[in-house]
Predicted 3D model of RNase P RNA and transfer RNA as a complex of 415 nucleotides.
RNA sequence: AGGAGUGGUCGGGUGUCCGUCUACCUUUAUGGUAGAAGGAAAGUCCGGACUCCUCUAGGGAGGGUGGUUCCUAACAGGAACAGGUAGCAAUACCUGGAAAGUGCCACAGAAAAAACACAGCCCUGCCAAACCUGGCGGGCAAAGGUGAAAAGGCGAGGUAAGAGCUCACCAUCCACCUUGAUGAUAGGUGGAGUAAGGCAAACCCCACCCGGAGCAAGGUCAAGAAGAACCCGGCUUCCCUAGGCCGAUGGGUUCGGGUAGACCGCAUGAGUCAAAAGGCGACUUUUGACCCAGAUGAAUGGACACCUUAAAACAGAAUCCGGCUUACGAACCACUCCUAAAU
RNA sequence: GGACCCGUAGCUCAACGGCAGAGCAGCGGACUCAUAAUCCGUUGGUUGGUGGUUCGAAUCCGCCCGGGUCCA
Repeated sequence: AGGAGUGGUCGGGUGUCCGUCUACCUUUAUGGUAGAAGGAAAGUCCGGACUCCUCUAGGGAGGGUGGUUCCUAACAGGAACAGGUAGCAAUACCUGGAAAGUGCCACAGAAAAAACACAGCCCUGCCAAACCUGGCGGGCAAAGGUGAAAAGGCGAGGUAAGAGCUCACCAUCCACCUUGAUGAUAGGUGGAGUAAGGCAAACCCCACCCGGAGCAAGGUCAAGAAGAACCCGGCUUCCCUAGGCCGAUGGGUUCGGGUAGACCGCAUGAGUCAAAAGGCGACUUUUGACCCAGAUGAAUGGACACCUUAAAACAGAAUCCGGCUUACGAACCACUCCUAAAU
Repeated sequence: GGACCCGUAGCUCAACGGCAGAGCAGCGGACUCAUAAUCCGUUGGUUGGUGGUUCGAAUCCGCCCGGGUCCA
């Protein structure tokens, strides 16, 4: 200098004028003061808090997760590590079980899973033939071709030809020991002797987790209204069991009638910022400071000037919080790798 | 705001993970004086998009896009 990778920062500032929402203060006016969206407020994909389903326990069904250890209120999130794949590398991606069972593996191919012989190899057999060889009957699975995938790999022995048939090494599995803080794993020793192809984002098995519904949850007040039919014991919103509790002035289903108002929930929270300590890290603890939107037809915008290289993109809270995913602008910063050149 | 469902030819719908089809419509021809009906032939598909699992995806899984239903 060129190419590449990982992580992060910012999401305009100040002033004047006009206008919107909320709270408070003056006392009613054309008033004053203070505050006012995001990194994703989004998708509603996960996880919780909170509320109700009248209580408790157990089972089934159903759903979810899936290397290991840790973090966390919890998670499908995050950190660190392990193994594998891709890459020269930085780095990125993947992750239980196919030797419990069922199922599937189109076409091609001999054969798609307790298999088989197309093209082939062989004659330890029998017959014919002087021989080459031919026929019958057998043996074989090493090399070929097909396919996404072909029944351990390679070498030696062995054989008529061959074959884990035998042996060494590798791979696989089992047991033990060591290592890794524990663990995934890695290494070693001994044994087994081919048995065990792929697919579980097919059913399933194993381990762990999950009761259901959701702030239009739920509660209070006000206003209004017309009841009718059918059914019955009920108590976790899929089913069952046991205990306990309530029960006809009761409960459920359907149809019909009324209301379309106010308040609470609802803004001090797993909160934000800073420092210190612990930890490789995610994160945790302590101390100090701060209070930072709260609507319900639903508020944030516009104009000008200056700064600025420029003022742009995606986009607007609706119970709250932790994540993931997706959308997006112009630049900047840090670290790492590769190539080339120079020193 | 919350809970759920569905996207296949112009329309209505099919399709065990193994060549994407049917009816109607469209186009051409036959029949008819002409049209309709009828008969014959034929066109038309990024299976909403994009990644993944798999030898192989309309189908299984994730994320987006579009449309619809219900709840005070």
Annotation: It holds a member of the Rfam family "Bacterial RNase P class A".